[in-house]
Background: A computed fold for a 1506-nucleotide RNA from an uncultured bacterium, annotated as small-subunit ribosomal RNA. Rfam family: Bacterial small subunit ribosomal RNA. Gene Ontology terms of the family: structural constituent of ribosome and ribosome. Its mean pLDDT, the model's own confidence on a scale to 100, is 85.

RNA sequence: UAGAGUUUGAUCCUGGCUCAGAUUGAACGCUAGCGGGAUGCUUUACACAUGCAAGUCGAACGGCAGCGCGAGGUAAGCUUGCUUACUUUGGCGGCGAGUGGCGAACGGGUGAGUAAUGUAUCGGAACGUACCCAGUAGCGGGGGAUAACUACGCGAAAGCGUGGCUAAUACCGCAUACGCCCUACGGGGGAAAGGGGGGGAUCGCAAGACCUCUCACUAUUGGAGCGGCCGAUAUCGGAUUAGCUAGUUGGUGAGGUAAAGGCUCACCAAGGCUGCGAUCCGUAGCUGGUUUGAGAGGACGACCAGCCACACUGGGACUGAGACACGGCCCAGACUCCUACGGGAGGCAGCAGUGGGGAAUUUUGGACAAUGGGGGAAACCCUGAUCCAGCAAUGCCGCGUGUGCGAAGAAGGCCUUCGGGUUGUAAAGCACUUUUGUCAGGGAAGAAAUCCUUUGGGCUAAUACCCUAGGGGGAUGACGGUACCUGAAGAAUAAGCACCGGCUAACUACGUGCCAGCAGCCGCGGUAAUACGUAGGGUGCAAGCGUUAAUCGGAAUUACUGGGCGUAAAGCGUGCGCAGGCGGUUGUGUAAGACAGGUGUGAAAUCCCCGGGCUUAACCUGGGAAUUGCAUUUGUGACUGCACGACUAGAGUGUGUCAGAGGGGGGGUGGAAUUCCACGUGUAGCAGUGAAAUGCGUAGAUAUGUGGAGGAACACCAAUGGCGAAGGCAGCCCCCUGGGAUAACACUGACGCUCAUGCACGAAAGCGUGGGGAGCAAACAGGAUUAGAUACCCUGGUAGUCCACGCCGUAAACGAUGAGUGCUAGUUGUCGGGACUUCGGUUUCGGUGACGCAGCUAACGCAUUAAGCACUCCGCCUGGGGAGUACGGUCGCAAGAUUAAAACUCAAAGGAAUUGACGGGGGCCCGCACAAGCGGUGGAGCAUGUGGUUUAAUUCGAUGCAACGCGAAGAACCUUACCAGGACUUGACAUCCAGAGAACUUUCUAGAGAUAGAUUGGUGCCUUCGGGAACUCUGUGACAGGUGCUGCAUGGCUGUCGUCAGCUCGUGUCGUGAGAUGUUGGGUUAAGUCCCGUAACGAGCGCAACCCUUGUCCUUAGUUGCCAGCACGUAAUGGUGGGAACUCUAAGGAGACUGCCGGUGACAAACCGGAGGAAGGUGGGGACGACGUCAAGUCAUCAUGGCCCUUACGUCCUGGGCUACACACGUGCUACAAUGGUCGGUACAGACGGCAGCGAACCCGCGAGGGGGAGCGAAUCCGAGAAAACCGAUCGUAGUCCGGAUUGGAGUCUGCAACUCGACUCCAUGAAGUCGGAAUCGCUAGUAAUCGCGAAUCAGAAUGUCGCGGUGAAUACGUUCCCGGGCCUUGUACACACCGCCCGUCACACCAUGGGAGUGGGCUGCAAAAGAAGUGGGUAGACUAACCUCCGGGAGGUCGCUCACCACUUUGUGGUUCAUGACUGGGGUGAAGUCGUAACAAGGUAACCA
Repeated sequence: UAGAGUUUGAUCCUGGCUCAGAUUGAACGCUAGCGGGAUGCUUUACACAUGCAAGUCGAACGGCAGCGCGAGGUAAGCUUGCUUACUUUGGCGGCGAGUGGCGAACGGGUGAGUAAUGUAUCGGAACGUACCCAGUAGCGGGGGAUAACUACGCGAAAGCGUGGCUAAUACCGCAUACGCCCUACGGGGGAAAGGGGGGGAUCGCAAGACCUCUCACUAUUGGAGCGGCCGAUAUCGGAUUAGCUAGUUGGUGAGGUAAAGGCUCACCAAGGCUGCGAUCCGUAGCUGGUUUGAGAGGACGACCAGCCACACUGGGACUGAGACACGGCCCAGACUCCUACGGGAGGCAGCAGUGGGGAAUUUUGGACAAUGGGGGAAACCCUGAUCCAGCAAUGCCGCGUGUGCGAAGAAGGCCUUCGGGUUGUAAAGCACUUUUGUCAGGGAAGAAAUCCUUUGGGCUAAUACCCUAGGGGGAUGACGGUACCUGAAGAAUAAGCACCGGCUAACUACGUGCCAGCAGCCGCGGUAAUACGUAGGGUGCAAGCGUUAAUCGGAAUUACUGGGCGUAAAGCGUGCGCAGGCGGUUGUGUAAGACAGGUGUGAAAUCCCCGGGCUUAACCUGGGAAUUGCAUUUGUGACUGCACGACUAGAGUGUGUCAGAGGGGGGGUGGAAUUCCACGUGUAGCAGUGAAAUGCGUAGAUAUGUGGAGGAACACCAAUGGCGAAGGCAGCCCCCUGGGAUAACACUGACGCUCAUGCACGAAAGCGUGGGGAGCAAACAGGAUUAGAUACCCUGGUAGUCCACGCCGUAAACGAUGAGUGCUAGUUGUCGGGACUUCGGUUUCGGUGACGCAGCUAACGCAUUAAGCACUCCGCCUGGGGAGUACGGUCGCAAGAUUAAAACUCAAAGGAAUUGACGGGGGCCCGCACAAGCGGUGGAGCAUGUGGUUUAAUUCGAUGCAACGCGAAGAACCUUACCAGGACUUGACAUCCAGAGAACUUUCUAGAGAUAGAUUGGUGCCUUCGGGAACUCUGUGACAGGUGCUGCAUGGCUGUCGUCAGCUCGUGUCGUGAGAUGUUGGGUUAAGUCCCGUAACGAGCGCAACCCUUGUCCUUAGUUGCCAGCACGUAAUGGUGGGAACUCUAAGGAGACUGCCGGUGACAAACCGGAGGAAGGUGGGGACGACGUCAAGUCAUCAUGGCCCUUACGUCCUGGGCUACACACGUGCUACAAUGGUCGGUACAGACGGCAGCGAACCCGCGAGGGGGAGCGAAUCCGAGAAAACCGAUCGUAGUCCGGAUUGGAGUCUGCAACUCGACUCCAUGAAGUCGGAAUCGCUAGUAAUCGCGAAUCAGAAUGUCGCGGUGAAUACGUUCCCGGGCCUUGUACACACCGCCCGUCACACCAUGGGAGUGGGCUGCAAAAGAAGUGGGUAGACUAACCUCCGGGAGGUCGCUCACCACUUUGUGGUUCAUGACUGGGGUGAAGUCGUAACAAGGUAACCA
């Protein structure tokens, strides 16, 4: 020392991405009251207009241009000593320009360069130093010039030239030399400048001399501070930069410098640096520190401070104490400006400011008042250093925008379940305060020095001067009338921004409708968005708030602190081994490491602590601590190191024994088998496959016998076995050779372990050369398969496989597990050796397996052969893809290997385990699932539904199973929702209000009707006499209405898996967890049914049972039903009396439970068989449908949220449509006939319906039907004749006496109305169809098949639907297969769950990137050319004040010329890097493109590696 989101259906882990924090020289958006104290070009070291930023000294000098004063002269006015004007005069104050001195090398700016010529820390010796301090000694005497100035000249200008005059603290000699320098120790050399103040004596005409003080000056010594130089250590990245270096490394000598030194030169030697990273490339000023962090670290180096470097670019020197000089010089270059075109001028990375660049950074301000600097004796001057002000919310700090009371919880807003809630004590209102702001008044500190005066002290001859200490006094403020104080009025002048899905504090409404938009990550938005936009409300911060960018943190996500490598990324294929790292026991020494103490240093500032000053704070400030470091010194001697010695436990050597595919190499040899060849026997096939074909064979194969040839591999033994470092090694024998184990002793004496680079070995395939070649077999050919089949299968077949030699150097080279050492329970096999043995075995050492404890692990698992506990060394990893790729290097004959990136892209990729689902995985089991059967559908005609098409409309819905004779249990109108036309608008319907009227009703006219107009009758009920109730009409507005949308907003209902046997829970236990257990297992069942076992024990919803019905019996009851017996009666009939037995009806009971017996089974559950029984193992049938699945169906049954319409998407009416018709499909009916059709006759049901009804008898009609109206609200009457069946007759296999479609005609019925568009009847007509392709459906017993009957709906209109009974089969061996389902198990890359997932080419678009003939830049190496300015050297030319001189000249100097070095520049040739390039390669990303289906399941040929 804080974590969170995101991979999954869920889990644990690995792992990346993202967020919350702090910070900033920031920028942008919105907003803005005040003050303090900070900060402000991070980009173009880009270019700069203008002003200012370094001057000063007259007490160094000659002077006098300007200003002022004084003095003199002249003139005028006149108040005769005043004023004015002109003029002369450096006399004075002063002073432009100049000479000279000092300064200008500081201060200020910037960070281009620089990876060390730098910086930081600590040291060092061979140096310099103006001004300053201290000491010592001096300061004598001369000379020659020169600027200014003047005259002349040139030039546009800048400026320059010539002649002449002059001064100095300018310059040069001479003298002197304590100390100084040189020296050969004899000696030699070298200096100076004066200025100012004061003054008693003496001298002088005066100036002055002189004395003194002071400031300068000279020489020298020391110091301080500053600077130069050297060393050690530290100081970014890249090895796809591995070798670099000729002044290079060293020496000697010389030169040079302030100084050591190859700093330079000559000669000599051949060195020097480098894996502890030289050289090269890229990047970069360094530090104190800043920021972050718990720290260790990381990132950065604004402001402030120290150092360095630079000053338009490059080079160079001069001057000077100091520079190779920001506001100096010279040269070259680029650029800008001026120009008279000849030539000149310039350098803001000083302060302001301008342009440009940029997301972006201020005023062309004030003052030297303070602090500091330069000059000066000083006054003072200068100072864009500095101090202030201005601008900017750029950050930090502080203050304010009011305070108290105030519920009618006002109005308004928003929401609402319409009740209310919220905004909200918030406002208003009342009372108070006055910070800030405004106005008015007062008003600091920052300023005491210099100066004046005074008192001491010093100097001195001196009470002058001067210096110094103290007292007193006065002057001086840019900021600024600022800070601060006081007063007045007055709540008056002052709040925004972001956010509100999770992370993350904070929610609602409306708008929008995968649009517009949001987004840091996950992700929101496709009509109910807390995620977009707006509003209300809320949350957070607040004069700011957000966003963006950036750094650290979180990130233990580079792990020193503090990670890993069996499967997640990660152990080199294996060994040997140099360097390196690490290293047994013991003694002595040492003191490098280490530890302890001291000293020096670690600048200041910063941070921290304690104080102080601004009202507080920020800020400023005093003291301390800290500065973890470096150096030095003293000590200690345990540990490491080092040195010396000793030891034997590590390691090794010797001796004996032993095992082995003897481990390797070489040589020989053997048998079996395949193939081939020869001959014999023998005949038609062989071979091959899922099935075939290609192939071989009558030229004799295959088969079989004998003989021969040749190559390769070695059955059995054989093993979980042995050997080897790994790769790998197998018949047998011989030779050579490596390693290992064990036993007992002896010897050596740490000789050890690991190992970067290196070296060696290294399967298969492949390559080279030469052999060999039986079998097998890439490529290739043919045959199949297939939609295709460049495959899988088959027939052939070449490289190759084999040998020798040489390459290659890789594999899923795997135990996916580096090597070594020690330690940590066991059990049980096996191989080799030893000991003991009672011969059973025990024990020990070394290998090799299985299991298992502790421990470890994310889990799986590992577990003395560790993946445990520790140590040592090496290798490797850091999200997925791009990619083990590109480029470069190395190796290779090649193939290729090795080393090894980036752009770009994604939010995952991954490991283990869990639950499901799935599998052309496995096991067990079930189902009319198949099979076995029976009958159908699919072909025909028709009916009906659907699709499609058509239409004004053909209303809507249902769409695999699970839509399609479905909603619809019945569309001519109605229904009706659709279309056309005509109408209505509070409405066809509901409630409320007002008014009128009873309600209601008759008739007529117009119209298609709705409707409109006219008209008749009628005055009711209750009453407290006010009125009220029902109903109708009119009016107004609230509202009605909607079969309009959303079944993906819903309720309810329903379908389906499926009447399948499952689905769960509590507690316990196991697991980090998801989860598991229970529910699995052994049996059994129709069943998670039951039994047994069992870390489970129990429980719930399901199953079963309880319910209904049916089958048997009993009891009760007995009409409308029944009729055995008794009686009556009829043509006949329970017709009648009667009966209550039977059937039946409808109530209640009984009965069936594996209860009994036998067998099997485990002594169970249960099963099999049997008895009894009407019924036997659920007796048959029905109702009943677990958790859930399908966003299944339904907003058009109903209900309902939201949305939409409101003179219409509502309502009414007439007519039309839902009935269309090339076609396709589903479901049915009728058939195709003789088990039949037709005709005649005869028999037997059940259930159901009936008053707007069923409707009898009887009559009419061929018939549908009509007339009729008995009976019946029904065990009574009616529908109502059951049909198949049975008995006869006929038909005789034909498009028929089958079949009945279609059409013509004539009718019946229902209904307001049968045209579109009903059903039925009769006559006539007589289509297709002769049993139905692929395919497909139902059914296991009273079932299928077949036969008729009834009902609902309904005016009428069934081949449909729902029921009813009659007749009444066949078959089931069985579970291999198809389909569906259950349980267990296995694999999985699936979880939207296989209708899953997913790969590659191609096509299109975009993006980044490699190659590329080349092209264009940058940097740089080498070899040359070139040579400005400058410095140094030389000098035959020219010129020349000081000094010397014999006066001729010389010394010296300047210019010129020349040599050396050298910048710019040029040429050639390399290296490297960037950009670009026709074309081209792969890669990535994209919407629903194309082709296939490679992988995931045995993925349909197991997959994968080379």